Record summary
Model confidence (mean pLDDT): 76 of 100. A computed fold for a 335-nucleotide RNA from Syntrophomonas sp. UBA4807, annotated as Bacterial RNase P class A.

RNA sequence: CAAGUAAAUCAGAUAGUCGCAGGUUUUUUCCUGAGGAAAGUCGGAGCUCCGCAGGGCAAGGUGCUGGAUAACGUCCAGUGGGGGCGACCCCAAGGCUAGUGCCACAGAAACAGACCACCCCGCUAGCGGGGUAAGGGUGGAAAGGCGAGGUAAGAGCUCACCAGCGUUUAGGCGACUAAACGGCUCGGUAAACCCCACCUGGAGCAAGACCGAAUAGAGGAACCAUGAGGUUGCCCGCCUCGUUCCCGGGUUAGGUCGCUAGAGGUGUCAGGCAACUGGCAUCCCAGAUAGAUGACUAUCGAAUACAGAACUCCGCUUACAGAUUUGCUUGCCGC
Numbered sequence: 001c002a003a004g005u006a007a008a009u010c011a012g013a014u015a016g017u018c019g020c021a022g023g024u025u026u027u028u029u030c031c032u033g034a035g036g037a038a039a040g041u042c043g044g045a046g047c048u049c050c051g052c053a054g055g056g057c058a059a060g061g062u063g064c065u066g067g068a069u070a071a072c073g074u075c076c077a078g079u080g081g082g083g084g085c086g087a088c089c090c091c092a093a094g095g096c097u098a099g100u101g102c103c104a105c106a107g108a109a110a111c112a113g114a115c116c117a118c119c120c121c122g123c124u125a126g127c128g129g130g131g132u133a134a135g136g137g138u139g140g141a142a143a144g145g146c147g148a149g150g151u152a153a154g155a156g157c158u159c160a161c162c163a164g165c166g167u168u169u170a171g172g173c174g175a176c177u178a179a180a181c182g183g184c185u186c187g188g189u190a191a192a193c194c195c196c197a198c199c200u201g202g203a204g205c206a207a208g209a210c211c212g213a214a215u216a217g218a219g220g221a222a223c224c225a226u227g228a229g230g231u232u233g234c235c236c237g238c239c240u241c242g243u244u245c246c247c248g249g250g251u252u253a254g255g256u257c258g259c260u261a262g263a264g265g266u267g268u269c270a271g272g273c274a275a276c277u278g279g280c281a282u283c284c285c286a287g288a289u290a291g292a293u294g295a296c297u298a299u300c301g302a303a304u305a306c307a308g309a310a311c312u313c314c315g316c317u318u319a320c321a322g323a324u325u326u327g328c329u330u331g332c333c334g335c
Base pairs, nucleotide, nucleotide: 001331002330003329004328005327006326007325008324009323010322012300013299014298015297016296017295018294020033021032022031023030035306039317040316042315043314044313045312046311047204048203049202050201054236055235056234057233059200060199061198062197063196064078065077066076067075068074079093080091081090082089083088094195095194099193100192101189102188103187115136116135117132118131119130120129121128122127123126144162145161147159148158149157163185165182166181167180168179169178170177171176208257209256210255211254217247219246220245221244222243223242227241228240229239230238231237264283265282266281267280268279269278270277271276
């Protein structure tokens, strides 16, 4: 200098004029005012209401190990596997020896039956019988791989090396790793059904609470304690009681709360590899409800893309133009 890789910051700033919303002030005034994703509604919780909130089945979710967290399917650190020269990145990562399925076509055969071939015997130019699964062929996959010995020809039949599997020992919290020994080896697929381990009440701010206002029930049906209703679906248990359902009417752009002081932000110290946790200090930073931030001027500037809160927070996923900074890797050049 170039290429790459991991992480972080910004998302306009300053000043002035007018305008909008909330709060504050007797008034003037003063303060604050959309995002890194506010998006999707995919996960998790806080919160509200229902319900003896309990037990079982079903259903759903997660799936290597150890941690973090309010919790999660998230995050951190490892183990194993894969990609990359590397820094780094990715993994739907328990079990096929509990069982049931599936593996088209090709091929002799895919729960293992021999097409070509090799060897032996008999008869004669080709046939019959027996042996083999090493060679060839088919295929994504064909009864561990490679080499040697052995054999009628072959085969872990035997041996050496390797992989797999099992046992023992050592290290590690653990997933696992290493070594030694050993019979010789027991297809693939669970993002197939399933098995195993762990987890899970339901509904949701249009939840819900209060105030105000208004009105029409001579309405119908079912069941009637051996009943009805509630408790996601089912069962048990439990609770309530006359219950439930249908039709019709009134209120209904009514008002207030919920509604923003938090699992909060920032700085610093300590612990921890880290995720994160704790201490101290400090700050208040949108609460609209036909829905608030717009216009102009000047300067700076890379200022542009994706794009506007509606109970809140923690993640994940998706969209996206430009600028800046730092660590590390590789290559080239120079010293």